RNA sequence: AAAGCAGGACAGAUGGUCGCUGUUCGUGAAGGCCGGAAUACGGCUCUAAUAACGAAGAGAGGAAAGUCCGGGCUCCACAGGGCAAGGUGCUGGGUAACACCCAGUCUCGGCAACGAGAAGGAAAGUGCCACAGAAAAUAUACCGCCCAGCACUUUCAUAGAAAGUGCGGGGUAAGGGUGAAAAGGUGAGGUAAGAGCUCACCGCUUCAGUGGUGACAUUGAAGGCACGGUAAACCCCACCCGGAGCAAGACCAAGUAGGGGGGCGUUUAAGGGCUGCCCGUCCGAGCUCCCGGGUAGGUCGCUUUACCCCAAUAGCAAUAUUGGGGAUAGAUGAAUGACCAUCACCUCGUAAAUGGUGACAGUUAUGAGGAACAAAACCCGGCUUACGGCCUGCUUUAACA
RNA sequence: UGGGGCGUCGCCAAGCGGUAAGGCACGGGGUUUUGAUCCCCGCAUUCGGAGGUUCGAAUCCUCCCGCCCCAUCCA
Numbered sequence: 001a002a003a004g005c006a007g008g009a010c011a012g013a014u015g016g017u018c019g020c021u022g023u024u025c026g027u028g029a030a031g032g033c034c035g036g037a038a039u040a041c042g043g044c045u046c047u048a049a050u051a052a053c054g055a056a057g058a059g060a061g062g063a064a065a066g067u068c069c070g071g072g073c074u075c076c077a078c079a080g081g082g083c084a085a086g087g088u089g090c091u092g093g094g095u096a097a098c099a100c101c102c103a104g105u106c107u108c109g110g111c112a113a114c115g116a117g118a119a120g121g122a123a124a125g126u127g128c129c130a131c132a133g134a135a136a137a138u139a140u141a142c143c144g145c146c147c148a149g150c151a152c153u154u155u156c157a158u159a160g161a162a163a164g165u166g167c168g169g170g171g172u173a174a175g176g177g178u179g180a181a182a183a184g185g186u187g188a189g190g191u192a193a194g195a196g197c198u199c200a201c202c203g204c205u206u207c208a209g210u211g212g213u214g215a216c217a218u219u220g221a222a223g224g225c226a227c228g229g230u231a232a233a234c235c236c237c238a239c240c241c242g243g244a245g246c247a248a249g250a251c252c253a254a255g256u257a258g259g260g261g262g263g264c265g266u267u268u269a270a271g272g273g274c275u276g277c278c279c280g281u282c283c284g285a286g287c288u289c290c291c292g293g294g295u296a297g298g299u300c301g302c303u304u305u306a307c308c309c310c311a312a313u314a315g316c317a318a319u320a321u322u323g324g325g326g327a328u329a330g331a332u333g334a335a336u337g338a339c340c341a342u343c344a345c346c347u348c349g350u351a352a353a354u355g356g357u358g359a360c361a362g363u364u365a366u367g368a369g370g371a372a373c374a375a376a377a378c379c380c381g382g383c384u385u386a387c388g389g390c391c392u393g394c395u396u397u398a399a400c401a
Numbered sequence: 402u403g404g405g406g407c408g409u410c411g412c413c414a415a416g417c418g419g420u421a422a423g424g425c426a427c428g429g430g431g432u433u434u435u436g437a438u439c440c441c442c443g444c445a446u447u448c449g450g451a452g453g454u455u456c457g458a459a460u461c462c463u464c465c466c467g468c469c470c471c472a473u474c475c476a
Base pairs, nucleotide, nucleotide: 001397002396003395004394005393006392007391008390010388012343013342014341015340016339017338018337020059021058023056024055025054026053031046032044033043034042035041061373065384066383068382069381070380071379072378073245074244075243076242080279081278082277083276086240087239088238089237090104091103092102093101094100105119106117107116108115109114120236121235125234126233127230128229129228142176143175144172145171146170147169149167150166151165152164153163154162155161156160184202185201186200187199188198189197203225204223205222206221207220208219209218210217211216249300250299251298252297259291260290261289262288263287264286271283272282273281293475294474307326308325309324310323311322312321313320314319345370346369347368348367349366350365351364352363354361355360402472403471404470405469406468407467408466411425412424413423419456427443428442429441430440431439449465450464451463452462453461
């Protein structure tokens, strides 16, 4: 320098002017006033306003996003049992919990730094494996190789022998061919030809020992090998799981056609208890569909927490405990902004001097342009996706010293 | 904001592990004096995109993209 790997922090800064949304203060009470359809509710320099003055202080993110998981919270009769359905799936730990995180095991990718893995079970069962191929899972045999028989031909010829061709029979799974995948692999012996038929090494299975909490690793012995693949096919095994979601839910105010029609039901009980079925249990006189009507105002929920940083202790770590310090938007058609100036960053152009033989290099000045992804909506912990430049460490290669 | 569903040719769509039916439209040809009708032929390099599982993916799984639907209260 190039290519790459891992981690970290940031998300322009300062000032001015004008705005937006909450909070606090401007003594308290009664009353009043203003906004509002209003008796709801909200506001108020206290006699004033087309509601809202002044001061102080605060005001989006690392992903606020996707809504993919998990939890809190709220309601459903505090939700009992079974089946079904769903989820998770190497081991150990962490956590409120998780499909997350940490540490390890194994496998795979990469020269490496390092990374990835839905990674239980196919010797419980079932299914599937198109085409091709003999055969796709109880093995089997198209070409081939080998054996003996019969027939024919040729040669030598005394019987007979050898070679070839054909026919049907048997042996074999070396070789060829098919396929994504072919019934352990390589080599040697062996054989009529072959074959775990035998042997060596590798692989596999079983058993035992050792190490480890464990996944697993390792050593030894035995077995000639039985067990193709697929579970992101059904399934089996182990574990987890009640449902719905802040439009949850509680309350206030206003409004009315609390209307019309259909279906089911009133104890022989419809229906409901927000995923299907059954049992059990509780509530139970209404339930449900269509048409039509009214209101779409306000308060609470609502923001202070499984939060962040530092130190100590325990731990390899995630994390936990203790102590100290710090921070903490609550809007509701939805605030968190706009403009200007200066500085900083990046890119391009121009000019100047400097260095160099030179291509050019950095510096200074100046002009123009750029500055990513994207914005809370009940709240947290994760994951995933989008995205800008910066810094640190490490790896490989090349060059130079 | 929450919940649910769907993307296959220009349009409507079938297929849900074995290599993309069919109809309309479109293009070409034939029939006809010509047009319509009718008949024949053609028309998806890949199922919204990317990655994975598998020998093999439109189909199974994961992540993105786009579109659609439902959900306030009173009686």
Two RNAs folded together computationally: RNase P RNA and transfer RNA, 476 nucleotides in total. The prediction has a mean pLDDT of 76. Rfam match: Bacterial RNase P class A.